[in-house]
RNA sequence: GCACUCGUAGCUCAGCUGGAUAGAGCAUCGGACUACGAAUCCGGGGGUCGGAAGUUCGAAUCUUCCCGAGUGCACCA
Repeated sequence: GCACUCGUAGCUCAGCUGGAUAGAGCAUCGGACUACGAAUCCGGGGGUCGGAAGUUCGAAUCUUCCCGAGUGCACCA
């Protein structure tokens, strides 16, 4: 330098043929239970989906550019 994959909640991920309020588990906070904890059960908070444009009635999802991570290939006079 070329190609491909990935980037969604504090962490690990789902969502992928565009569709109506963005989800799960763990963690965290509150409550129940308990002598107190742990475990278990109930409930809450937390994300403008890496950034910016574009297409569309509608974008996490499609297109372009950029940023970051990874893999392969090439180059290394």
Predicted 3D model of a 77-nucleotide RNA (transfer RNA) from a Cytophagaceae bacterium. The organism belongs to Cytophagaceae, within Bacteria. Its mean pLDDT, the model's own confidence on a scale to 100, is 80. Its Rfam family is "tRNA". It is annotated as a transfer RNA. About the family: Transfer RNA (tRNA) molecules are approximately 80 nucleotides in length.